[in-house]
């Protein structure tokens, strides 16, 4: 790097380095000199892996937190298609694509 496959309406910030950008991309709407992105320390959240109790026979449960993850805004909206409403300007549902994140395979 490529493929599979779950999941993606909840949840959880203080300090310190530094100083202008940032929020995947275009757009839009937002964060941001009351210090943002980042990076360190400390703390949280959560329960994918993973141990664990009980039941059960391949799925339910109890708990804890070793491996990772994440702590603005639903993955901040969006893009294809259908399909309903409505009537030019949106809206709402549902596949899909694009991202992330874990497990796994080559």
């Nucleotide at each position: 790097u490529a493929c599979u496959u779950a999941u993606c309406a909840a949840g959880a910030a203080a300090g310190g380095u530094g100083g202008a950008g940032g929020g995947a991309a275009a757009g839009g709407c937002c964060c941001u000199u009351u210090g943002a992105u980042a990076c360190c320390u400390u703390g949280g959240c959560a329960a994918c892996c993973u141990g664990u109790u009980g039941g059960a026979u391949u799925u339910c449960u109890u708990c804890a937190a070793g491996g990772u993850g994440c702590c603005a805004a639903u993955u901040c909206c969006c893009g294809u298609u259908u399909c309903g409403a409505a009537g030019c300007a949106u809206c709402g549902a549902a596949a899909c694509a694009a991202g992330a994140u874990g497990a796994g395979u080559c």